[in-house]
RNA sequence: GGAGUCGGCCGGGCAGUCGCGUCGCGCCAUGUGCGCGUCGAGGAAAGUCCGGGCUCCACAGGGCAGGGUGCCAGGUAACGCCUGGGCAGCGCGAGCUGACGGCCAGUGCAACAGAAAGCAAACCGCCGAUGGCCCCAACGGGCACAGGUAAGGGUGAAAUGGUGCGGUAAGAGCGCACCGCACGCGGGGCCAACGCCGCGUGGCACGGUAAACCCCACCCGGAGCAAGACCAAAUAGGGGAACGAUAACGCGGCCCGCGUUGUUCCCGGGUAGGUUGCUGGAGCCAGGCGGCGACGCCUGGCCGAGAGGAAUGACUGUCACGCCGCAAGGCGUACAGAACCCGGCUUAUAGGCCGACUCCACCC
Numbered sequence: 001g002g003a004g005u006c007g008g009c010c011g012g013g014c015a016g017u018c019g020c021g022u023c024g025c026g027c028c029a030u031g032u033g034c035g036c037g038u039c040g041a042g043g044a045a046a047g048u049c050c051g052g053g054c055u056c057c058a059c060a061g062g063g064c065a066g067g068g069u070g071c072c073a074g075g076u077a078a079c080g081c082c083u084g085g086g087c088a089g090c091g092c093g094a095g096c097u098g099a100c101g102g103c104c105a106g107u108g109c110a111a112c113a114g115a116a117a118g119c120a121a122a123c124c125g126c127c128g129a130u131g132g133c134c135c136c137a138a139c140g141g142g143c144a145c146a147g148g149u150a151a152g153g154g155u156g157a158a159a160u161g162g163u164g165c166g167g168u169a170a171g172a173g174c175g176c177a178c179c180g181c182a183c184g185c186g187g188g189g190c191c192a193a194c195g196c197c198g199c200g201u202g203g204c205a206c207g208g209u210a211a212a213c214c215c216c217a218c219c220c221g222g223a224g225c226a227a228g229a230c231c232a233a234a235u236a237g238g239g240g241a242a243c244g245a246u247a248a249c250g251c252g253g254c255c256c257g258c259g260u261u262g263u264u265c266c267c268g269g270g271u272a273g274g275u276u277g278c279u280g281g282a283g284c285c286a287g288g289c290g291g292c293g294a295c296g297c298c299u300g301g302c303c304g305a306g307a308g309g310a311a312u313g314a315c316u317g318u319c320a321c322g323c324c325g326c327a328a329g330g331c332g333u334a335c336a337g338a339a340c341c342c343g344g345c346u347u348a349u350a351g352g353c354c355g356a357c358u359c360c361a362c363c364c
C1' cells in the first nucleotide's frame, strides 16, 4: 500500500422565529381562553415469530391426548435467546455455518439405471482344483455342462472397509502387517459433550433415511390492557317492605284464596359517561470487584413520551456530508414513527466513526 474478518457506536449539529401535545403554576372577560415553565420517538418504535412480568378465569395430585425443544456446560425472570466448549462442513488465514438425541424397540421408504438394493447379486470377465464330456497308449491337452469367484469392467446417490504381502484353480479378512472401525479399561477434558493419547480384545459386525411414523429426555392450563378494578346517570325493567282499597279485571258454578293494577320507602344489576390500570423499571449513567465470557454483586448519581386513534412539525441563517455545475450557486441528508411494560430473534437502513485481528506485496 492492497484485499479481508470480527466487534462496538453515530445516524445531521448549532442559533433564531412560528406552531402542536402532556403535565404543573398563575390570571379573569370561565373560553375546548391566555401567559409562564417542564417534558415530548427508535435502533429498529416495524413483523407480532419466541420468552416473561402484570391481570382475570380455571385448577387436589398423577396420567392420557396435543404442541414445542433436542451435542455438552453455563448465563438468565424465562426462552426456540446469549456465552464458552466439543464435533462436522467451508476458508491459506482472521473466522463463518450447522433441526447436531436415538434406525444392534418396532414399522415403513428408496424413482431411474442395473444381473443384483437388504437376512444382496453372476451381465461381461476370471477360474473350472472337484464332478461331467471329448482327444490321447500314457504324460497330458481340450470343452465350459454342473459349479466356484465380488480381484477387474459396467450401472447407480449408495454394491457389505482401504493398501500391501502371502495364499489359491481363480478368488476372498482366507491368513498376516499397517491404516480405519467397534467394544472394554486407564489418562485428558476442573463436570460433561468429545474420541485427543495409551493399552487390550475382536476379522469387521450394527449400509442409508427419524424437517418418515416412532422411541427417549425435558418444557408447556386458557385468554389478553378491548386484561382487570372503582364511581355511576337519564329512560326502561327487577327484588323487598309498609300503607290503602277489599274497588276493578283474570282463574272459578259459588265462597275462600291466588295473580295483576295504586302510593311511599329501601335494595341490587347492567348501559352511556367518567376515573384508574399508565409508566420508577428484570430502568439508565459512572466507578469498583468477581468471571475467559454471557453475566453477577457493591457504591454513587439521574428521571428520559404516556395519548382521543390524532402531538412530537415547519421556515430562516450557518456548519458538516453527498450529488450537479467552469463559477456564482442549486438540490438532497437513509430506514422508519410510540399506544400496558420488558428480554430476544428476524426484517428495513443513505452515509460515517472507532477498536481488535488475518492474508498478500514492498521498504528499513
Stems, first nucleotide, its partner, number of pairs: 001360010012319007020040002023037005028031001042335001046346002049344005054224004066220005071085005086100001087098004101215002106213002108209002123153002125149003130146002132143004161179006180204001181202007188194001228276004238267006247261005283302008320333005